[in-house]
RNA sequence: UUCUUAUCAAGAGAGGUUGAGGGAAUGGCCCUAUGACACCUCAGCAACCAUCAAUGGCUUUGCCAUUGAAAAGGUGCUAAUUCCAGCAAGUUAGGAUUGUAACUUGGGAGAUAAGAA
Numbered sequence: 001u002u003c004u005u006a007u008c009a010a011g012a013g014a015g016g017u018u019g020a021g022g023g024a025a026u027g028g029c030c031c032u033a034u035g036a037c038a039c040c041u042c043a044g045c046a047a048c049c050a051u052c053a054a055u056g057g058c059u060u061u062g063c064c065a066u067u068g069a070a071a072a073g074g075u076g077c078u079a080a081u082u083c084c085a086g087c088a089a090g091u092u093a094g095g096a097u098u099g100u101a102a103c104u105u106g107g108g109a110g111a112u113a114a115g116a117a
Stems, first nucleotide, its partner, number of pairs: 001117008013042005021031003026085003043078003048074002051069008082109001087106007
């Protein structure tokens, strides 16, 4: 970097250094000298992997699935639903044939984890 699977409406910030951008990209909208982004320190959130227990299954030195516990390990996260939208279909309203608004479902893009190449 690519592929597969799962999740994405909940949750959780202080200090220091620095000094102008940032929220992936586009369009909006927003954050920001009352200090952005980044880095460091400490703290916290969550529970994907790993750990432990119970139950069940199987091809039974074990493996897999489900449920639960815990938070010392590997990651992740700590403005706004992934901040919102885009593409397609449907419902409703209004309108009257171009289109508009709201909502729902699916898709796309993205993020994170685990596995594989």
The RNA shown here (SAM riboswitch aptamer (S box leader)) has 117 nucleotides and comes from Neobacillus terrae. The coordinates come from a structure-prediction model, not an experiment, and the mean pLDDT is 81. The sequence was found by an Rfam model in a public genome assembly. The model forms 97% of the base pairs in the Rfam consensus.